RNA sequence: GCGCGAGUAGUUCAGGGGUAGAACGUCUCCUUGCCAAGGAGAAGGUCGCCGGUUCAAAUCCGGUCUCGCGCU
Numbered sequence: 001g002c003g004c005g006a007g008u009a010g011u012u013c014a015g016g017g018g019u020a021g022a023a024c025g026u027c028u029c030c031u032u033g034c035c036a037a038g039g040a041g042a043a044g045g046u047c048g049c050c051g052g053u054u055c056a057a058a059u060c061c062g063g064u065c066u067c068g069c070g071c072u
Stems, first nucleotide, its partner, number of pairs: 001071007010024004018055001026042005048064005
């Protein structure tokens, strides 16, 4: 330099045009004499960044950044 893959909640990941989700973690409450376990609820996201297409983009297209793999 070229090609491919990944980037979404604090973490690990799903979702591939039409309201952004799960698990774990965090916080509150219940249960217990206390902790743990268990139960109920809540908070937490400009979906890496910039543009384009579209009535509508996390999703499609272009560029760019970071990480991984391969080729030279």
Overview
A computed fold for a 72-nucleotide RNA from a Candidatus Levyibacteriota bacterium, annotated as transfer RNA. It matches the Rfam family "tRNA". It is annotated as a transfer RNA. The sequence is in RNAcentral, with records from ENA.